[in-house]
Context: one part of a larger RNA
């Protein structure tokens, strides 16, 4: 030196564990904010650095309930307190709530600086304290240009109207490219990503100028089929319906106009009584396509009734009950003996409960030890929901004949240019509209995929509308052929931390003594060290806080063999 055997160090794999994650289901809830939010800064404890809580009333104050013996957070200790006159703790309501932040008196390099007006403290000041003072919208008043009236503007007062934040979902205005087409330009990706505006618990859509086909259906929305069909397409790559059928859920309404009444301004006439007319406003009336309504005539009928309703329809809400949520509470089997063991829940033997043998914990594996579970019960206060009851409020109508007054105009439609429709200009209807033209008005008008006729369907140019649908920041309960510390969230641990970057931004590592600290009194070596050796605890200390198990690489020690 090599190869073995034994025994150590180092190291932290593996096994086991789980306080943390991940995914899904059901339900709840779906906003907070000038009454100052979200998020922060700084404070706050007897001793107090951090986290948590809280706000100069500062780990808290008041009150109403629950609960019933300990308590003063994580977190020990010292000191000192509280508590059956009910503390700590849990829940409802309230008070306080510094400074910054939309931040709003002005400024500003956020958590700071500097003011003005009014009030108070003071004899008066200095100084301190309290209240108000941003901008916009709306309402009222004053003032008031170019420009006579007026208007703009300016000033003052009032106003809980706005602003800012928030995960996704929704609607609208803008709107790519990588890519695919094996190149690429039409096309595709895609009206996607992204930007902006707006709203709600959902949003949007929505009561046919519809869909059909000679039969009919009867608002919208979502799902399944129709169907990868009909189509569209450098007929390439690709894109891609609808009718209809089956389900979910169901709900319908209000205006404009004709006409009537009232009222205001202007104009005209005036016998000063008033009348006519245009326009505006308010009320009644009226709302449809087998056309409907108005007006006129005739007939019939009566009631504050039927019925309906109070965040759809059309105005307007209270009370009581019921049920839920926000604390809780009762809850069977009293298991017994022996053995092993540090410890019994294990093994053997003998019992019991069960509308409860889900689960977790307890010194190993417990239906009967603890918390629970099945099944019951429960709210002073707040809040939500449906239904019931009461009060209250609104509140109907028909038929026949005549008349031709009304039924949404720079609209429909056409031309040009674009866009949307599954549909790329195509035979291209339909919808939207930038420019230019521009109707009819019910014997009317639009549509049925060029266009025309016939036939059929509907009534545009005003508006509202629950449910079925989408999403999950958040809360509750449950589940897992999901992970188990290089996994699972980036984060099981004081993590969006340490650290990096001017910044936008990037972004870690790091879990486990033991059943219980019983965390090693005392002695020895030593620097009154570090570390170790005894002693002691413990089942175990090769479980000693560098702590469960403790692999390998790597480094030793002892010994055998070979050289």
């Nucleotide at each position: 030196g090599g190869c073995g055997c034994a025994u150590g160090g180092u190291g932290g794999a593996u096994g086991c564990c789980u306080u943390g994650g991940c995914a899904g289901a059901a339900g709840a809830c779906g906003g907070c904010g000038a009454u100052g939010a979200a998020g922060g800064a700084c404070g706050u404890g007897g001793c107090a650095a951090g986290c948590u809580g809280c706000g100069a009333u500062a780990a808290g104050c008041c009150u109403c309930g629950g609960g019933g013996a300990g308590c003063c957070g994580c977190a020990a200790g010292c000191a000192g307190g509280c508590u059956u006159u009910g503390a700590u703790c849990c829940g409802g309501g309230g008070a306080u709530u510094u400074c910054c932040g939309a931040a709003u008196g002005g400024g500003g390099a956020a958590a700071c600086c500097c003011a003005c007006g009014g009030g108070g403290g003071u004899a008066a000041a200095a100084c301190c304290c309290c209240c108000g003072u941003a901008c916009g919208g709306c309402c009222c008043g004053a003032u008031g240009a170019a420009u006579c009236c007026a208007u703009a503007g300016u000033c003052g007062g009032g106003u809980g109207c706005g602003a800012g934040c928030g995960a996704a979902c929704c609607c609208a205005g803008g709107g790519a490219a990588g890519u695919g087409a094996a190149c690429c330009a039409u096309c595709u990706c895609a009206g996607u990503a992204c930007c902006u505006g707006g709203a709600g618990g959902a949003a949007a859509a929505g009561a046919a100028a519809g869909a059909a086909a000679c039969c009919u259906c009867g608002a919208u929305u979502g799902c399944g089929a129709a169907a990868g069909u009909a189509g569209u397409g450098g007929c390439g790559a690709g894109c891609g319906a609808a009718a209809u059928c089956g389900c979910a859920u169901c709900a319908g309404c209000c205006u404009a106009a004709a006409c009537c009444u009232g009222u205001u301004u202007g104009a005209c006439c005036u016998u000063c009584g008033g009348g006519u007319u245009c326009a505006g406003c308010a009320g009644g009336g009226g709302u449809u396509g087998u056309a409907g309504g108005g007006c006129c005539a005739g007939c019939a009928a009566c009631a504050g009734u039927a019925g309906a309703g109070u965040u759809a329809c059309c105005a307007a809400u209270c009370c009581g009950g019921u049920g839920g949520u926000u604390a809780g509470u009762c809850g069977a089997a009293g298991c017994c003996c022996u053995c092993u063991g540090g410890a019994a829940a294990g093994a053997g033997g003998g019992g019991c409960c069960a509308u409860a043998g889900a689960g977790u914990g307890u010194g190993a594996u417990a239906g009967c030890c603890a918390c629970g579970u099945a099944g019951g019960c429960g709210a002073a206060a707040a809040u939500c929901a449906u239904c019931c009851g009461g009060a209250c409020u609104c509140g109907a109508a028909g038929c026949u004949g005549g008349u031709a007054c009304c039924u949404g105009a720079g609209u429909a439609u056409c031309g040009c240019g674009g866009g949307g429709c599954a549909c790329g200009a195509g035979a291209a209807a339909c919808c939207c509209u930038g420019c230019g033209a521009g109707a009819a008005g019910c014997u009317a008008c639009g549509g049925g995929g060029a266009c025309c006729a016939u036939c059929c369907c509907g009534u545009a140019a005003g508006g509202c509308u629950a449910a079925a649908u989408a999403c999950g920041u958040u809360c509750u309960u449950c589940u897992g052929a999901c992970c188990g510390a290089u996994a699972g969230u980036g984060a099981a641990c004081c993590a969006g931390u340490a650290c990096c970057g001017u910044g936008a931004g990037g972004g870690a590592a790091a879990g486990g003594u033991g059943a219980a600290a019983a965390g090693a009194a005392c002695c020895c070596c030593u620097g009154c060290g570090a570390g170790g050796g005894g002693a002691g605890u413990g089942a175990a200390a090769u479980a000693g806080u560098a702590c469960c198990u403790g692999a390998a690489a790597c480094c030793g020690u002892g010994u055998g063999c070979c050289u």